A computed fold for a 71-nucleotide RNA from Rhizophagus irregularis DAOM 181602=DAOM 197198, annotated as transfer RNA. Rfam family: tRNA. By type it is a transfer RNA.
RNA sequence: UCCGCAUUGGUCUAGUGGUUAGGAUCUCCCGCUCUCACCGGGAAGGCCGGGGUUCGAUUCCCCGAUGCGGA
Numbered sequence: 001u002c003c004g005c006a007u008u009g010g011u012c013u014a015g016u017g018g019u020u021a022g023g024a025u026c027u028c029c030c031g032c033u034c035u036c037a038c039c040g041g042g043a044a045g046g047c048c049g050g051g052g053u054u055c056g057a058u059u060c061c062c063c064g065a066u067g068c069g070g071a
Stems, first nucleotide, its partner, number of pairs: 001071007010025004018055001027043005048064005
């Protein structure tokens, strides 16, 4: 330098052109308990950045960033 893959809450991860963006864990609140833990219920928290296509983009395209692998 070139090629390929990946990037989604604090962490891990699913997913699709019109979804309320789902799950696990963490945190907070409530219940349970003599108390803590467990357990049950609830809440907050996310699509790497910028453009383009489209009625509509987290999803498709281009450029860039970071990481991994290869030449």
About this RNA: The prediction has a mean pLDDT of 81. The RNAcentral record of the sequence draws on ENA. NCBI's taxonomy places the organism under Eukaryota, Opisthokonta, Fungi, Glomerales, Rhizophagus irregularis.